[in-house]
The part of an RNA shown here (large-subunit ribosomal RNA, domain II) has 689 nucleotides and comes from a sludge metagenome.

Context: one part of a larger RNA
């Protein structure tokens, strides 16, 4: 893993509260005791307890009573009378308390040094090889030491290098040959060495050449076994079924912040009145949005001027310009969350009408929620970033299926009681994938659709000036001159390096030159003139729709084919499209009226109309299935019980049951009763495979 089986709100007691049932101003018996038919039953026990009367700390008073000198005053009460004792269930306390799960704490309770550390006792091992310390002996040498050489000698936490004992690097191994190993390497190897056996030391202790190491694969306090069902604001898990209705992620406050506690939201029962929502009308309170400058501030031009710098005149006092800087005022025109001369819509309050609800409010019994998310509007923070974060309201999800948006909680439609091989439609859609138009009209040419600032004789359509048969514009062909190389500058400057002036003739028209050139001239070329030509030119502006701008890493992608429309704008009509709406059929909850049975007269129930309603997590409330065990009753069973195995049928589910086979001995329905009572999940347990 996977199959079988097991496996989680339980029981005692004490409050509360609905329902029920005895009695009732009352109610009950407990311990004992006594009787029987003796796990249990009946009597007996009024001790005692609740409840009939409060108020005070209390003495006491009493329908009052306490505060108090007192009250016409406040507080708690009566005036309105229902309790008690039992039994079913919801909840709550007090016990392991729904079930599994800690690290842990504690024990003067034990077990362990066969492993490891550390001692003591007594044994045993360390091939071979190398070096040659003291000391000695003999010679030499000295007056005698000291010395010197050879030999001798054989030490050393001495050297090399097996056995031994370690464990430095690597590689393999890592579901291993092995819960620490293999092979190759490599350090110690007479020593603080290595090792057999037997003994001691032990758990807040031991031993420790000291790593918090080791103390039997366990060590910052071993292992066993008690307290012990430690505790767990934490995680997981928690077993059949159908109706009804359905939340929260918010405030306070919290050694609080992933916990609680009240309210606030949800259910159930009572009870109250038309009160609620929402429409209308009336009537207030306010300072957002706009907007404005009348006050607080900012800010920007112009006027005007004190004030202050320059500079002139004077011996001083003074007085004088000023392309300089500018308070204050005045004029334009502007800004603001913490400005307001002004000001909305919405929303809020209050009353009056409607309004029996999809409602509201008080009491009382149960909750769950206190990580919320995203989007749409309107602030804050952030960078007018972030699937960002915070707050306000509104919606969806959360708890919501269904169609759409390829796919996609949250975004558009639109809220699924169940059935139909009916039929209208939403949003979105109608070439083909793929139900449904290959509809009119304009537009686009980029495959734009299906990436921005910004750029441009695309391109359609409006709008204005302007110039034009006294000839535009464009192009052709001719001219484009004189004085003169205009003065100056300057090495030169002759239209064209710089400065100045820019006149005047001739003329159809021609600049003291618009570019290009040249060392300066030359060339070229426009400006301007005429000639040719024969109708529209030039320019700004707005608007559609398209062009460039456009580089990314495994093969691209409007979903795809693909399409010039089957894009993009209008338009019109059909159509197609959901679990929405309708149509036909059932089932259920409520409301209402009949109609029948019951009735403790409150009511409960069955049945037919009828109108309305039935999406659902957490939760709240109702009804029922199924298992064991049992009283009562009624049945069934060797002519075959349960249980498997297959199977018709039936119920709205849990289920329920025919008939065949097998099995071989019990079972079952009905009214209750009582529970060890329902698995697929808990890294569940146990067992097969």
């Nucleotide at each position: 893993g996977u199959c079988u089986g097991c496996g989680a709100g339980u029981u005692a007691u004490u409050g509360u509260c609905c329902c029920u049932g005895g009695c009732a101003a009352g109610c009950c018996u407990a311990a004992g005791u006594c009787c029987c038919u003796c796990u249990g039953g009946g009597a007996u026990g009024g001790a005692g307890g609740c409840g009939u009367a409060g108020c005070g700390a209390a003495a006491g008073c009493g329908a009052g009573u306490c505060c108090g000198a007192a009250a016409u005053g406040g507080g708690c009460g009566a005036u309105u009378u229902a309790g008690u004792c039992g039994g079913u269930g919801g909840c709550a306390g007090u016990a392991g308390a729904c079930c599994c799960g800690a690290a842990g704490c504690g024990g003067a309770g034990g077990u362990g040094a066969u492993c490891u550390a550390c001692g003591c006792a007594u044994g045993g091992u360390c091939a071979g090889g190398u070096u040659g310390a003291a000391g000695g002996u003999u010679a030499c040498u000295u007056a005698a030491c000291c010395g010197u050489a050879a030999c001798u000698g054989a030490a050393g936490g001495a050297c090399c290098g097996a056995a031994c004992u370690g464990g430095u690097g690597a590689a393999g191994g890592u579901u291993g040959a092995a819960a620490a190993c293999u092979u190759c390497u490599c350090a110690g190897a007479u020593g603080a060495a290595c090792u057999g056996u037997g003994u001691g030391u032990a758990g807040g202790a031991g031993c420790g050449a000291a790593a918090g190491a080791c103390u039997a694969a366990u060590c910052a306090a071993a292992c066993c076994c008690c307290g012990u069902g430690a505790u767990a604001g934490c995680u997981g898990g928690u077993u059949c079924u159908c109706u009804c209705c359905g939340a929260a992620a918010u405030a306070g406050c919290u050694u609080g912040a992933g916990g609680g506690c009240u309210a606030g939201c949800c259910u159930c029962g009572g009870a109250u009145a038309c009160u609620g929502a929402c429409u209308g009308g009336u009537g207030g309170a306010g300072g957002u949005a706009a907007a404005g400058c009348a006050c607080u501030g900012g800010a920007u031009g112009g006027a005007c001027u004190a004030u202050g710098g320059u500079c002139c005149c004077u011996a001083a006092c003074g007085g004088g310009a000023u392309a300089c800087u500018g308070a204050a005022u005045c004029c334009a025109a502007c800004c603001a969350a913490a400005c307001u001369c002004u000001g909305a819509a919405u929303g809020c309050c209050a009353c009056c009408a409607g309004g029996c609800g999809c409602a509201a409010u008080c009491c009382g019994g149960g909750a769950g929620u206190c990580a919320g998310a995203c989007a749409g509007u309107g602030g804050g923070g952030g960078a007018u970033a972030a699937g960002c974060u915070u707050c306000a309201u509104u919606g969806u999800c959360g708890a919501g299926a269904g169609g759409g948006a390829a796919a996609c909680a949250a975004c558009c439609c639109a809220g699924a009681u169940c059935g139909c091989c009916a039929g209208c439609u939403a949003a979105g859609g109608u070439g083909c994938c793929u139900a449904a138009a290959u509809a009119u009209c304009g537009u686009u040419u980029a495959g734009u659709g299906g990436a921005a600032a910004g750029g441009a004789u695309g391109u359609u359509a409006g709008a204005u000036u302007u110039c034009a048969u006294u000839g535009a514009c464009a192009g052709u062909g001719a001219g484009g001159a004189u004085g003169u190389u205009g003065g100056c500058u300057u090495a030169g400057a002759g239209g064209c390096a710089g400065c100045c002036a820019u006149c005047a003739u001739u003329u159809a028209a021609a600049c003291a030159g618009u570019g290009c050139g040249u060392a300066a001239u030359a060339g070229c070329u426009g400006a301007c003139u005429c000639a040719u030509c024969g109708a529209g030119a030039a320019a700004u502006c707005u608007a559609g729709c398209g062009c460039c701008g456009a580089a990314a890493a495994u093969g691209a992608u409007u979903g795809g084919c693909g399409a010039u429309a089957a894009g993009c704008g209008a338009u019109a009509u059909a159509c197609c499209g959901a679990a929405g709406c309708u149509g036909c059929g059932g089932a259920u909850a409520c409301a209402u009226a009949c109609c029948g049975a019951u009735u403790u007269c409150g009511a409960u129930u069955g049945g037919u109309a009828u109108g309305c309603a039935u999406g659902g997590u957490a939760g709240g409330a109702g009804a029922g299935c199924g298992u064991u065990c049992u009283u009562a009753g009624c049945a069934c069973u060797g002519u075959g019980a349960a249980g498997c195995g297959g199977u018709a049928g039936g119920g709205a589910a849990a289920c329920c049951a025919u008939c065949c086979g097998u099995g071989g001995a019990g079972u079952g329905c009905u009214c209750g009763g009582a529970a060890g009572u329902g698995a697929g999940g808990a890294u569940g347990c146990a067992g097969a495979c």